Context: one part of a larger RNA
RNA sequence: CUGGGCGUAGAGCGCGUGUAGGCGGUUGGGUAAGUCCAACGUGAAAGCCCUUAGCUCAACUAAGGAAGUGCGUCGGAAACUGUUCAACUAGAGUACGGGAGGGGGAAGUAGAAUUCCCGGUGUAGAGGUGAAAUUCGUAGAUAUCGGGAGGAAUACCAGUAGCGAAGGCGACUUCCUGGAACGAUACUGACGCUGAGACGCGAAAGCGUGGGGAGCAAACAGGAUUAGAUACCCUGGUAGUCCACGCCGUAAACGGUGGGCACUAAGUAUAGUGAGUUGAUCUCUGCUGUGCUGUAGCUAACGCAUUAAGUGCCCCGCCUGGGAAGUACAGUCGCAAGGCCGAAACUC
Numbered sequence: 001c002u003g004g005g006c007g008u009a010g011a012g013c014g015c016g017u018g019u020a021g022g023c024g025g026u027u028g029g030g031u032a033a034g035u036c037c038a039a040c041g042u043g044a045a046a047g048c049c050c051u052u053a054g055c056u057c058a059a060c061u062a063a064g065g066a067a068g069u070g071c072g073u074c075g076g077a078a079a080c081u082g083u084u085c086a087a088c089u090a091g092a093g094u095a096c097g098g099g100a101g102g103g104g105g106a107a108g109u110a111g112a113a114u115u116c117c118c119g120g121u122g123u124a125g126a127g128g129u130g131a132a133a134u135u136c137g138u139a140g141a142u143a144u145c146g147g148g149a150g151g152a153a154u155a156c157c158a159g160u161a162g163c164g165a166a167g168g169c170g171a172c173u174u175c176c177u178g179g180a181a182c183g184a185u186a187c188u189g190a191c192g193c194u195g196a197g198a199c200g201c202g203a204a205a206g207c208g209u210g211g212g213g214a215g216c217a218a219a220c221a222g223g224a225u226u227a228g229a230u231a232c233c234c235u236g237g238u239a240g241u242c243c244a245c246g247c248c249g250u251a252a253a254c255g256g257u258g259g260g261c262a263c264u265a266a267g268u269a270u271a272g273u274g275a276g277u278u279g280a281u282c283u284c285u286g287c288u289g290u291g292c293u294g295u296a297g298c299u300a301a302c303g304c305a306u307u308a309a310g311u312g313c314c315c316c317g318c319c320u321g322g323g324a325a326g327u328a329c330a331g332u333c334g335c336a337a338g339g340c341c342g343a344a345a346c347u348c
Stems, first nucleotide, its partner, number of pairs: 003320004007302002012316001014201004021194003025088007033081002035077003039073004049065006091191001092188004096183002103177007110154001115149007125136002162169002206247006215241002220236004258315006266293009297304002321348003331340003
């Protein structure tokens, strides 16, 4: 340097933006670096190979030849790659239009429910369980009515549905703001794809400072259960859960499936948007998304199957027997917890 792989066997970075690099549409001209051809020079000797020769043969040795994939110089070719000039519009993008959406951020508002407080009615129980007890209640509980406080979450709608790069997003209103799809024209003219490093985002738990604290609830306490019960069940209950700012940077971060482009049977459902038709329902059809079934093909099988795990191309990441081990050490990041990177001896 090379091979085979990565849905479930080892293997896709949690996700994005993007630097270097790699790769890159159509037409014409130039160039000649890559590429191709010829010549010349060089490519030491020995060795290998060929032909002879010398030791009786051989090994061995001697002579001659060939070869020496390479490098250099020079001349030439111009299809492809590169480069340069000019041009193009099928890739990519911009402008315009009316729609869809729990996409993001901020502020405000609302109703139901739980808990607590005050007051009324009212009396002996309530609560809880498999059964109980701890617990609450004659200092008036539970129940019920009225008033108030406060925090958190938004029943129904709700969907096999929608939006977002992923994490994720669900009451309503306003403001600020990102993206995607569709439609018809115009414009730019390859501006593209991927992306080592880098940078940003990143559930829950956890950490720092300050608030907040209704319900729930690690820890903890008590009651049960049990041989025991550091549990499952019950009564309580603190961190936390909530907010602001700052950290952490991990998950079965899953579709266990990296991104882009092109091509390859059908059928059906649904969301957005458009076209035709109609009074309307509806019908038919295009694009985009989300599902199901299924042919070819693929697969060890399961299964995948135009949303590929099919057929190809480009780029990145990763794997290379099990354990030791995601450990040790070093480095680096972090307040810490710990994260990232990541072995070996030994052993089977």
Annotation
The part of an RNA shown here (small-subunit ribosomal RNA, central domain) has 348 nucleotides and comes from an uncultured delta proteobacterium. The RNAcentral record of the full RNA draws on ENA, Greengenes and SILVA. The prediction has a mean pLDDT of 89.